[in-house]
Background
Small-subunit ribosomal RNA, 3' major domain from an uncultured bacterium, 465 nucleotides, folded computationally. Its Rfam family is "Bacterial small subunit ribosomal RNA".
Context: one part of a larger RNA
RNA sequence: UGACGGGGGCCCGCACAAGCGGUGGAGUAUGUGGCUCAAUUCGAUGCAACGCGAAGAACCUUACCAGGCCUUGACAUGCAUCUCUAAGUUGGUGAAAGCCAGCGAGUCCCGAAAGGGACAAUUUGCACAGGUGCUGCAUGGCCGUCGUCAGCUCGUGUCGUGAGAUGUUAGGUUAAGUCCUUCAACGAGCGCAACCCUUAUAGUCAGUUGAAUUUUUCUGGCUAGACUGCCCCGGUUACGGGGAGGAAGGAGGGGAUGAUGUCAGGUCAUUAUUGCCCUUACACCCUGGGCUACAAACACGCUACAAUGGCCGGUACAAAGGGCAGCGAACCCGCGAGGGGGAGCAAAUCCCAUCAAAGCCGGUCUCAGUUCGGAUUGUAGGCUGAAACCCGCCUGCAUGAAGCUGGAAUCGCUAGUAACGGUAGGUCAGCACACUACCGUGAAUACGUUCCUGGGUCUUGUACA
Numbered sequence: 001u002g003a004c005g006g007g008g009g010c011c012c013g014c015a016c017a018a019g020c021g022g023u024g025g026a027g028u029a030u031g032u033g034g035c036u037c038a039a040u041u042c043g044a045u046g047c048a049a050c051g052c053g054a055a056g057a058a059c060c061u062u063a064c065c066a067g068g069c070c071u072u073g074a075c076a077u078g079c080a081u082c083u084c085u086a087a088g089u090u091g092g093u094g095a096a097a098g099c100c101a102g103c104g105a106g107u108c109c110c111g112a113a114a115g116g117g118a119c120a121a122u123u124u125g126c127a128c129a130g131g132u133g134c135u136g137c138a139u140g141g142c143c144g145u146c147g148u149c150a151g152c153u154c155g156u157g158u159c160g161u162g163a164g165a166u167g168u169u170a171g172g173u174u175a176a177g178u179c180c181u182u183c184a185a186c187g188a189g190c191g192c193a194a195c196c197c198u199u200a201u202a203g204u205c206a207g208u209u210g211a212a213u214u215u216u217u218c219u220g221g222c223u224a225g226a227c228u229g230c231c232c233c234g235g236u237u238a239c240g241g242g243g244a245g246g247a248a249g250g251a252g253g254g255g256a257u258g259a260u261g262u263c264a265g266g267u268c269a270u271u272a273u274u275g276c277c278c279u280u281a282c283a284c285c286c287u288g289g290g291c292u293a294c295a296a297a298c299a300c301g302c303u304a305c306a307a308u309g310g311c312c313g314g315u316a317c318a319a320a321g322g323g324c325a326g327c328g329a330a331c332c333c334g335c336g337a338g339g340g341g342g343a344g345c346a347a348a349u350c351c352c353a354u355c356a357a358a359g360c361c362g363g364u365c366u367c368a369g370u371u372c373g374g375a376u377u378g379u380a381g382g383c384u385g386a387a388a389c390c391c392g393c394c395u396g397c398a399u400g401a402a403g404c405u406g407g408a409a410u411c412g413c414u415a416g417u418a419a420c421g422g423u424a425g426g427u428c429a430g431c432a433c434a435c436u437a438c439c440g441u442g443a444a445u446a447c448g449u450u451c452c453u454g455g456g457u458c459u460u461g462u463a464c465a
Base pairs, nucleotide, nucleotide: 001465002464003462004461005460007459008458009457010456011455012454013453015449016448019413020412021411022410023409026303027302028301030299031298032297034294042053043052064289065288066287067286068285073128077127078126079125080124083121088103089102090101091100092099093098107118108117109116110115130278131277133276134275139272141267142266143265144263146261151190152189153188154187155186156185157166158165159164170181171180172179196255197254198253199252201224202223203222204221205220206219207218227249230243231242232241233240234239305406309365310364311363312362313361314360315359321352322351323350326345327344331340332339333338372403377398378397379396380395381394382393383392419441420440421439422438423437424436425435
């Protein structure tokens, strides 16, 4: 000087408390350890791994396993060489890949032609290719985390033999090393804040495909507006408390933005890359299988256990998105999934999509393992796709399991938030209870900082560095 303390002081955070809703019990989906397996590819492992890489494993993907092939190679460049002149196609065998056999092609330049040269392909050979093989403890890059916490430093000066200190402490104040006052310090940098995007209000301009004939709605620009500016109180100041006006008030709400560093944190499987290793195989191709297994265990979800509900009928109101190998209307068929159909639309025009559900109105059920709940299974179908057996999704009928609110424990959330309800998108042939967005309905509580937990700061102790 740090680090640490079941030392002290001060301060902060959904840290506790006050509340609301969950998880932990049930069924199931997904991930993981384990076990099994020919293989169940690899990585991630307290917070900060476990609906994570994976924004989507039937083949492909795919890296794993079994079997079948192949060896200058699936891919790149160069040299030499062969056939000869820039391509493909047929047959046999085979699961395919591959192997074997056959047919066959015709570019550019010079030249009258013969012929020569160039380019491309083929054969052979050589350099080499190739490796999702190892090392994230050799690395770059990127990312997580403490933490959007308020810190981390430097120049000159001064003090100290020196390591170092001072500044950065102290008294206030703030979300903030934010600012003020003071002070052997005076200044400065990276952080904080602001500048950026979005949202809430108004004005103005322009408006198609939007709205409607008008004030206006909507879309897109530009501008204004908020600054403790005004008033009162406290205070030397910084600032704090209250009020007015205002759409908005003291950082208005949200986002992007992550200092010096920490964890030899994560990633050699995105890519790049040191070193090591394989080279008729640890490379490459193919068929099939596996990644989907299952005694029990853990993690994140979904659906429920019902009457603030289930079912039936009627009826109302969104936002944000996507669409050409696409979205696909009307109409017709089907109980339905869906099929036929093909208008319109490269989209403020058309479609997905009457754009929604919870909601509201009426009816029924009357507390029951039920008209709750939907697992499981049987059967009949539909869709995508060469192909749904392993192993997809959806529909009809039948079946109707556990479950009556969950032990110890534990998580999220302070306002348009939690909770509840639906919608869209990416991935994608098909497949979403996940993820990312969007809107609708819309709470309760916060006395307070003793305690738990994490952090900041000053100080103290230390046999630690």